This is a predicted complex of two RNAs, RNase P RNA and transfer RNA, with 442 nucleotides together.
It holds a member of the Rfam family "Bacterial RNase P class A". About the family: Ribonuclease P (RNase P) is a ubiquitous endoribonuclease, found in archaea, bacteria and eukarya as well as chloroplasts and mitochondria. Rfam classes the family as a ribozyme.

[in-house]
RNA sequence: AGGGCGGGCCGGGCGACCGCGGGCUGGCAACGGCCUGAGGAACGUCCGAACUGCACGGGUCAGGGCGCCGGCUAACGGCCGGGUGUCGCGGGCUUAAACCCGCGGCAACGGAAAGUGCCACAGAAAACAAACCGCCCCGAAAGGGGUAAGGGUGAAACGGUGGUGUAAGAGACCACCGCCCCGCGCGGCAACGCCGGGGGCACGGCAAACCCCGCCCGCAGCAAGGCUAAAUAGGGGAGCGUUGCUCACGGCCCGGAGCGCUCCCGGGUAGGCCGCACGAGGCGGCUGGAGACAGCCGUCCCAGAUGAAUGGUCGCCGCCCGCUCUGUCGGCGGGUACAGAAUUCGGCGUACAGGCCCGCCCUCGCA
RNA sequence: GUCCUUGUAGUUCAACGGAUAGAACUGCCCCGUCCUAAGGGGUCAAUGCUGGUUCAAUUCCGGCCAAGGACACCA
Numbered sequence: 001a002g003g004g005c006g007g008g009c010c011g012g013g014c015g016a017c018c019g020c021g022g023g024c025u026g027g028c029a030a031c032g033g034c035c036u037g038a039g040g041a042a043c044g045u046c047c048g049a050a051c052u053g054c055a056c057g058g059g060u061c062a063g064g065g066c067g068c069c070g071g072c073u074a075a076c077g078g079c080c081g082g083g084u085g086u087c088g089c090g091g092g093c094u095u096a097a098a099c100c101c102g103c104g105g106c107a108a109c110g111g112a113a114a115g116u117g118c119c120a121c122a123g124a125a126a127a128c129a130a131a132c133c134g135c136c137c138c139g140a141a142a143g144g145g146g147u148a149a150g151g152g153u154g155a156a157a158c159g160g161u162g163g164u165g166u167a168a169g170a171g172a173c174c175a176c177c178g179c180c181c182c183g184c185g186c187g188g189c190a191a192c193g194c195c196g197g198g199g200g201c202a203c204g205g206c207a208a209a210c211c212c213c214g215c216c217c218g219c220a221g222c223a224a225g226g227c228u229a230a231a232u233a234g235g236g237g238a239g240c241g242u243u244g245c246u247c248a249c250g251g252c253c254c255g256g257a258g259c260g261c262u263c264c265c266g267g268g269u270a271g272g273c274c275g276c277a278c279g280a281g282g283c284g285g286c287u288g289g290a291g292a293c294a295g296c297c298g299u300c301c302c303a304g305a306u307g308a309a310u311g312g313u314c315g316c317c318g319c320c321c322g323c324u325c326u327g328u329c330g331g332c333g334g335g336u337a338c339a340g341a342a343u344u345c346g347g348c349g350u351a352c353a354g355g356c357c358c359g360c361c362c363u364c365g366c367a
Numbered sequence: 368g369u370c371c372u373u374g375u376a377g378u379u380c381a382a383c384g385g386a387u388a389g390a391a392c393u394g395c396c397c398c399g400u401c402c403u404a405a406g407g408g409g410u411c412a413a414u415g416c417u418g419g420u421u422c423a424a425u426u427c428c429g430g431c432c433a434a435g436g437a438c439a440c441c442a
């Protein structure tokens, strides 16, 4: 210098004019003045909470979610650290591997020796073990017996490599590696690791299939919910009734009901207001911690619309690309992303022009 | 704004995790007819996109994308 992997961060600046939302304020008014006004994701609405209303004696079931261990947190499916597995790179041993060490990436990573289920096609056989070809033995042959080392099928074939052994073979036996069981061994809070002993090895995969085990979860969502409250039309109560109309009732009288008039009360709608901007808050410093994070001190106030503001034009500068130029300077042209608050927080996921910083690895060059 | 549902041929619907993803109507070609229609035969055509689990995914699980629906108050 180039390339790769991982992590963190920024994501334009200054000025002029016109315009918009919100707050304060001057003025009788017309009309002004000052301050303030998007994001790292405001997005998707995928998790977790705050808040509000309803429900609620306890337990169980149903349903849903989570799942190595420890910690952080208000909580979480998030984050930090560790363990194990797997993949990649580098190194060691080796003929080569297996194996060991280091660094980095990834993991929905409890249980498959509780039960049920599935494992298509191919294949002799798919979980109980099994003989298709092959190999060996017997036999004249047909056939019978032994054999899981080799071939073939498959995603997967009942430990692997090398040797001994054998008629041929096989953990039948041996060495190394792997696996299982035991110790209440040692280290660690734990997951787990190490050590020692025993066993030739039994126990295939799938739980993002049912299921089992452990833990968690009431339901809804700011169009939640609350206060106030027209016009019109309903509802309830009290009073008046000299006269009028209707009804029970064919007529009259008393009484009653309704219509009527006056006054009062109450519910809801439009509209207005609250919820709604001081908060699990931002920034800086110190301390504790490996870290997520926590504590203390200082400082700041930081959008609140409801058809919904946060915009437009111009100038200068910055950054990137192209052309001109051998190159620099300069000139010309173009570009400057994704997106955009709506109850509020903590996360996750997704989108993003261009740029900066840090760590590790590889290649080349120079010293 | 909040909360749900659904994506399979052009259209309407199927498909215990295992076949070349199936059917009806439509389209195209052929037969049929004087020409059409009916009818018959053949044929084209799809799992929204992208990751993961699994030997294997339309199906199971994430993430995007698209379409559709519900909502105030009182009773």
Stems, first nucleotide, its partner, number of pairs: 001363010012317007020037007039338001043349002046347005051221004063217005068082005083109001084107009110212002115210002117206003132151002134147005159177006178201001179199005185194003225274004235265006244259004281300008318336007368438007377392004385422001394410005415431005